[in-house]
């Protein structure tokens, strides 16, 4: 310190409050396992508010600009494994302000552009369950990638 090899460490977040009442339990009435009346319990899933944001890049600091990863689906291989390889799929942003930077001019100056500031908005795999970004689960998993050590190389 370009690069290579081996080993190793790290590698996803979500505070709370209220309402409703599926369902369950108890009691009364009716022939009833059903219905109805009363009482109790009852949802991070519904409603109101709240809360959260992996990795690399992009002349500045990005959930919603570009790309990657996970999940899900398919194909092939296979020593049948928490395996290997390939493919598919893969959400969501506008407006206003400012300008580091760039361009024109080169005397003043003019123009473009943000991930910044303000306002408003939007998105979030699969399985379970009362309908889930926030609960539980596959997962003490996988992983984009980030760092370190040693050796080789430059």
């Nucleotide at each position: 310190u370009a690069g290579g090899a081996u080993c190793u460490u790290c590698g996803g977040g979500a505070c709370g409050a209220g309402g409703u009442g599926a369902u369950c339990c108890c009691g009364g009435c009716g022939g009833g396992g059903c219905g109805u009346c009363g009482g109790g319990a009852g949802a991070g899933u519904c409603c109101u508010c709240a809360c959260c944001g992996g990795c690399g890049g992009u002349g500045g600091a990005a959930g919603c600009c570009c790309g990657c990863g996970a999940a899900c689906c398919c194909c092939g291989a296979u020593u049948u494994g928490u395996u290997c390889g390939g493919g598919g799929c893969c959400g969501a942003u506008g407006c206003g302000g400012u300008a580091g930077c760039c361009c024109c001019a080169g005397g003043c100056g003019g123009g473009g552009u943000a991930c910044c500031c303000g306002c408003a908005g939007c998105c979030g795999a699969c399985c379970g369950u009362a309908u889930a970004g926030u609960c539980g689960g596959g997962a003490u998993g996988g992983g984009a990638g980030a760092g370190g050590a040693u050796c080789c190389g430059g």
Molecule: FMN riboswitch aptamer (RFN element)
Organism: Kiritimatiellia bacterium